[in-house]
């Protein structure tokens, strides 16, 4: 000067399933029953499907994924 693919930061959009019952209750803790698959893990040569251990079933927070910009870094004189 300066990528590319992984990564990393920030912005955005981001599914799914009981505000379920009882006790204490702001969250949330215990207990029971239902369920969801898009953090994560597992089964599997790979994927697909599958498991729900963990997470999750109003808002929130998180989200697999996609998209846009930064800064590196590798290289390069």
């Nucleotide at each position: 000067g300066g990528a590319g693919c992984a990564g990393c930061u920030u912005c955005u959009g981001g599914a799914g399933a009981g505000a379920c019952c009882g006790c204490a209750u702001g969250a949330u803790g215990c207990g029971g029953c239902g369920c969801c698959g898009a953090a994560g893990g597992g089964u599997u040569c790979a994927c697909a499907a599958u498991c729900u251990c963990a997470g999750g079933c109003a808002a929130a927070a998180g989200g697999a994924c996609a998209g846009a910009a930064g800064a590196g870094u590798a290289c390069u004189a």
This is a predicted structure of a 77-nucleotide RNA (Glycine riboswitch aptamer) from Exiguobacterium oxidotolerans. Rfam family: Glycine riboswitch aptamer. From the family's description: This family represents the bacterial glycine riboswitch. Glycine riboswitches usually consist of two metabolite-binding aptamers domains with similar structures in tandem. RNAcentral holds the sequence, with entries from ENA. The same sequence occurs in records of 2 taxa.